[in-house]
Molecule: transfer RNA
Organism: Pleurastrum terricola
């Protein structure tokens, strides 16, 4: 060279082509405490790895590249 798998908040994960992309940890702020913690309640934080195609509609089908891991040799 070739084949396969992953790529999605700060981190670790979900999500039958359909209306605001969802949880859990962390983080912010507030309640609760004499105080922390635990807990409760709120709210910030994602151009779904890039370019493109295929739909009325793409995280999600195709296609190509790009990083990572594995397999072959």
């Nucleotide at each position: 060279a070739g084949c396969g798998g992953u790529g999605u908040a700060g981190a670790g994960a979900a999500a039958u082509g359909g209306u605001c992309a969802u949880c859990u940890c962390g983080c912010c702020a507030g309640g609760c405490u004499c105080a922390u913690a635990a807990u409760c309640u709120g709210g910030a934080g994602a151009u779904c790895a890039u370019a493109g195609g295929u739909u009325c509609a793409a995280g999600u089908c195709c296609u190509a590249u790009c990083a990572c891991c594995g397999c072959c040799c």